Description: This is a predicted structure of a 96-nucleotide RNA (c-di-GMP-I riboswitch aptamer) from a Rhodospirillaceae bacterium. The prediction has a mean pLDDT of 82.
[in-house]
Order: sequence, then structure tokens, then C1' cells
RNA sequence: ACCACGAAAUGGCAAACCGUCGGUAACGGCGGGACGCAAAGCCACCGGUCCAAACAGCUCUAGAUCAGGAGCCUGACGGAUAGCGGGGUUACCGAA
Repeated sequence: ACCACGAAAUGGCAAACCGUCGGUAACGGCGGGACGCAAAGCCACCGGUCCAAACAGCUCUAGAUCAGGAGCCUGACGGAUAGCGGGGUUACCGAA
């Protein structure tokens, strides 16, 4: 010095919950707050989990087949989660 590893120190991040804003929603931003975290830094590539407004399907509907309106057992392009796991990538410190 590098790889692995995780004692100490300096610092770092911040779950639930609360406020506020965005979103149909999952969830996210900011402020407060700390359950935890050695990558709880970053990336949706693989698996998992979660969401469903618009769209498709189905049902209902005054009037006039279209169009419009209402509803939801369902589907899914898509979306969310990096604090679900794997993978990729970058990085502080230095005891055993």
C1' cells in the first nucleotide's frame, strides 16, 4: 500500500410517529424526532414485496346504438421500495 475484517476514535445517516408539501396510491421531499445502521452512500440489473389514477375488462345508468355518468371481483403497460435479499459501483478510520 492492497484485500478481507470491524475494536477504538472523529464525524455521518435516521425507523416509527408528528407537521407540511407532492402523488390515485404504494411512497417521496422538507422540518422535528431516534428504532436502528460500517456503506442505512449511490444504481431498479436479478429475485421478493407493495401500489393502481388513466387504460383494458365487467356491471349499472336518464335519454338516442355513439358519446356521457356511476361502480369494482379482475388485468396490466407502468410505478414504489437501495432501511427486503442478491448484484454492481464509490468511500472515512485502523486495534485484533
The source organism's lineage runs through Bacteria, Pseudomonadati, Pseudomonadota, Alphaproteobacteria and Rhodospirillaceae.